[in-house]
Predicted 3D model of a 74-nucleotide RNA (transfer RNA) from an Oscillospiraceae bacterium. It matches the Rfam family "tRNA". Rfam classes the family as a transfer RNA. NCBI's taxonomy places the organism under Bacteria, Bacillati, Bacillota, Eubacteriales, Oscillospiraceae.

RNA sequence: GGCGGUAUAGCUCAGUUGGUCAGAGCAUUCGGUUCAUAUCCGAAAAGUCGAUGGUUCGAGUCCAUCUACCGCUA
Numbered sequence: 001g002g003c004g005g006u007a008u009a010g011c012u013c014a015g016u017u018g019g020u021c022a023g024a025g026c027a028u029u030c031g032g033u034u035c036a037u038a039u040c041c042g043a044a045a046a047g048u049c050g051a052u053g054g055u056u057c058g059a060g061u062c063c064a065u066c067u068a069c070c071g072c073u074a
Stems, first nucleotide, its partner, number of pairs: 001073007010026004019057001028044005050066005
């Protein structure tokens, strides 16, 4: 230099053929349970889906460019 992959909550990840989708587990906070702690149960908070544009009535999802990381290759 060329090609490919990944980027979504504090962490690990799901998200189908564009629409009713902003989700799970762990973690955090609050409450219940207990003499108390752990376990267990319930609830809450936490996201402008890497960035910028484009297509579309509508984009986490499609397209382009860029950024970071990973891999293959000369």

The prediction has a mean pLDDT of 81.